[in-house]
About this RNA: This is a predicted structure of a 111-nucleotide RNA (Glycine riboswitch aptamer) from Thioalkalivibrio sp. ALJ7. The organism belongs to Thioalkalivibrio, within Bacteria. Of the family's consensus pairs, 80% are formed in the model.

RNA sequence: GAGACACACUCUGGAGAGCGGCCGGAAACGGUCCACCGAAGGGGGCGGCCGUGCAGCGCAGAUGCAGCUGACACGGCGCAAACUCUCAGGUUUCAGGACAGAGGGGCGGCU
Numbered sequence: 001g002a003g004a005c006a007c008a009c010u011c012u013g014g015a016g017a018g019c020g021g022c023c024g025g026a027a028a029c030g031g032u033c034c035a036c037c038g039a040a041g042g043g044g045g046c047g048g049c050c051g052u053g054c055a056g057c058g059c060a061g062a063u064g065c066a067g068c069u070g071a072c073a074c075g076g077c078g079c080a081a082a083c084u085c086u087c088a089g090g091u092u093u094c095a096g097g098a099c100a101g102a103g104g105g106g107c108g109g110c111u
Stems, first nucleotide, its partner, number of pairs: 002111002005108001007105001009103005018034001020033005035091003041087001042085003048077006054070004058065002
């Protein structure tokens, strides 16, 4: 210096579910109760890995060795999803919103 990437920003699109009851308040909104939603965030966790036991095979012929296998049991590690849980958040509009497209940035690491 270049490239793509993480990442943040801007623009556009972007679902679901009560304009719920009660209390306070002029309202915005706050508290509480019931019923719901999943696409901020968060938790769970398939395959996989490790250890022990058990069984079989192998070696040996000492109730031994510790090598291989396991649709087995227990424990541990790791771990996705638009799955799942609904902790959080949300349930008129607004706002938020995973994800997608575009734009420039990218002081971070990589080539």